Transfer RNA from Planctomyces sp., 72 nucleotides, folded computationally. The RNAcentral record of the sequence draws on ENA. Rfam family: tRNA. From the family's description: Transfer RNA (tRNA) molecules are approximately 80 nucleotides in length.
RNA sequence: CGCAGUGUGGAGAAGUGGUAUCUCGCCGGGCUCAUAAUCCGGAGAUCGCGGGUUCGAAUCCCGCCACUGCCA
Repeated sequence: CGCAGUGUGGAGAAGUGGUAUCUCGCCGGGCUCAUAAUCCGGAGAUCGCGGGUUCGAAUCCCGCCACUGCCA
C1' cells in the first nucleotide's frame, strides 16, 4: 500500500430512513436511627470529521481521520 470490522452521554451497549433508548455511574429527593439495598425525579450524546442523496439521515452513498484484525 491492499482488504475487513469498529467509532453513539462519564463507562458499556441497543437503535437497518420518521421523537436517539437501555444498564451502570453522577446529582437531587423519598424510605431508614444511620448506611446499604430499593423507589421517584433530573443533568449529560446535534451519533468520529466533511460532503452528497432525500420532504426527512445515527441509519443509504463518497472522501478523510482514529483504533482493531487479516494478507504480504